This is a predicted structure of an 80-nucleotide RNA (transfer RNA) from a Clostridia bacterium. The organism belongs to Clostridia, within Bacteria. Its mean pLDDT, the model's own confidence on a scale to 100, is 81. It matches the Rfam family "tRNA". By type it is a transfer RNA. Gene Ontology term of the family: triplet codon-amino acid adaptor activity.
RNA sequence: GCGCUUGUGGCGGAACUGGCAGACGCGCCGGAUUUAGGAUCCGGUCCGAGAGGGUGCAGGUUCGAUUCCUGUCAGGCGCA
Numbered sequence: 001g002c003g004c005u006u007g008u009g010g011c012g013g014a015a016c017u018g019g020c021a022g023a024c025g026c027g028c029c030g031g032a033u034u035u036a037g038g039a040u041c042c043g044g045u046c047c048g049a050g051a052g053g054g055u056g057c058a059g060g061u062u063c064g065a066u067u068c069c070u071g072u073c074a075g076g077c078g079c080a
Base pairs, nucleotide, nucleotide: 001079002078003077004076005075006074007073010026011025012024019063027045028044029043030042031041032040046053047052056072057071058070059069060068
């Protein structure tokens, strides 16, 4: 240099075909239970007062993009 692949909350990881983004689990916060802790159970947990915004970054296509297209950054694999 060329090709393939991956990038989503604090962490792992779904959404496979364009149609509710953050399911599910872990962790964390609050509560119940307990003498206390653990375990278990219940509720909450991206940003924002809201409207809205948010899938590495910047654009494009579309009524609508995590998903398709272009460029670009970072990690991994392969070729030279």